[in-house]
RNA sequence: GGAGCCGGCCGGAUGGCCGCCGGCCCUAUUUUGGGGCGGGAGGAAAGUCCGGGCACCGCAGGGCAGGGUGCUGGCUAACGGCCAGGGGGGGCGACCCCACGGAAAGUGCCACAGAGAACAGACCGCCUCCGCUUGUUAAGCGGCGGUAAGGGUGAAACGGCGAGGUAAGAGCUCACCGCUGGGGCGGCGACGUCCCAGGCACGGCAAACCCCACCCGGUGCAAGACCAAAUAGGGGAGCGCAACGAGGACGGCCCGUCCCAUGCUCCCGGGUAGGUCGCUGGAGGCGGCGGGCAACCGCCGUCCUAGAUGAAUGGUCAUCGCCCGGCCUUUUGGCCGGGGACAGAACCCGGCUUACAGGCCGGCUCCGUUC
Repeated sequence: GGAGCCGGCCGGAUGGCCGCCGGCCCUAUUUUGGGGCGGGAGGAAAGUCCGGGCACCGCAGGGCAGGGUGCUGGCUAACGGCCAGGGGGGGCGACCCCACGGAAAGUGCCACAGAGAACAGACCGCCUCCGCUUGUUAAGCGGCGGUAAGGGUGAAACGGCGAGGUAAGAGCUCACCGCUGGGGCGGCGACGUCCCAGGCACGGCAAACCCCACCCGGUGCAAGACCAAAUAGGGGAGCGCAACGAGGACGGCCCGUCCCAUGCUCCCGGGUAGGUCGCUGGAGGCGGCGGGCAACCGCCGUCCUAGAUGAAUGGUCAUCGCCCGGCCUUUUGGCCGGGGACAGAACCCGGCUUACAGGCCGGCUCCGUUC
């Protein structure tokens, strides 16, 4: 100097004017009006994908069904998150990626190509033997067989590779690697390493059904609690029952009386409109010390930092700062023009994921050059 890897951070500043939503104080006649002071979006407030708090409903315990998670140890309120480690894969490297339990419990699937796709398979080839022919130690053709070493197909061909062996071959035999079983040592563990035995019995797929282990009750602040109009309907008390009555009680029947319904007044309770609370001080932020490799935990100090409900947090101007382009200039710099993202709380919190103009800081790796 070039090319990269990892981690952390910022994400315009100040002031004037006009507005918006809460809080406190003063004032005028309560509603409300006026004045003053002070506060008012983010790193993701987003997607709503996980987890928890909180609220209501449900619930003896256990099981079934359903859903989720899936190497080990730890952290945490909890998690599908994080930290540390093991194993596998990629990169020269810094470093990055992995749903990474079980395929000898059972079922199922393996396209195309290919002879054959799972207790496999002779298409080409290789080989012994037999027969025939010819140009006769040989070659060709045909036949009974042997053969998975070679070719070919495929994502995958029934352990790999080398040697021996054989007619040719074959774990048929042997060494190494892999695999299976047993044991020793190290590690809490995942696992690593070493030794012995076995000739190999076990193709792949479980984000196919399934099996195993563990976890999970449902609904969400429009949860939920309280106050409480008008109208309609419900209950009760009082008055009225003049008129009508199809009802009920007294009664054998009629008359009659009482009850009841329709009417008026008052009261009570539930729900709605509306209002208040929930509503933001909390697994909180920052700093220091201590424990721990770390995630994280403990102690001390300090700070208070939005709460709307048709839903505020905006607009404009000036100056400075940032980026891009053009011109002038040896440089510093000057002038002109343009740009400034992704996105906006709605009960709260811990994560994950996704979006983002422009920029800053730290650590590390590889290559080249010079000393």